About this RNA
Transfer RNA from a Mollicutes bacterium, 72 nucleotides, folded computationally.
RNA sequence: GGAGAAUUAGCUCAGCGGGAGAGCACUUGCUUGACGUGCAAGGGGUCGGCGGUUCGAGUCCGUCAUUCUCCA
Numbered sequence: 001g002g003a004g005a006a007u008u009a010g011c012u013c014a015g016c017g018g019g020a021g022a023g024c025a026c027u028u029g030c031u032u033g034a035c036g037u038g039c040a041a042g043g044g045g046u047c048g049g050c051g052g053u054u055c056g057a058g059u060c061c062g063u064c065a066u067u068c069u070c071c072a
Base pairs, nucleotide, nucleotide: 001071002070003069004068005067006066007065010024011023012022013021018055026042027041028040029039030038048064049063050062051061052060
């Protein structure tokens, strides 16, 4: 320098155009002599930034940024 992939909750990830979600973690209550386990309830998101297409974008397109991989 060229090519590809990834970016969504604190962490790991799912989500092929119309409801933003799961597991773990966290908080509260119950359970226990206590801790843990278990049970119940709950909080937590500019969906990486900007722009475009569309009635409508996490999802499609462009660009920028960051990370990883491959080629040179």

Description
The source organism's lineage runs through Bacteria, Bacillati, Mycoplasmatota and Mollicutes. Rfam family: tRNA. Rfam describes the family as follows. Transfer RNA (tRNA) molecules are approximately 80 nucleotides in length.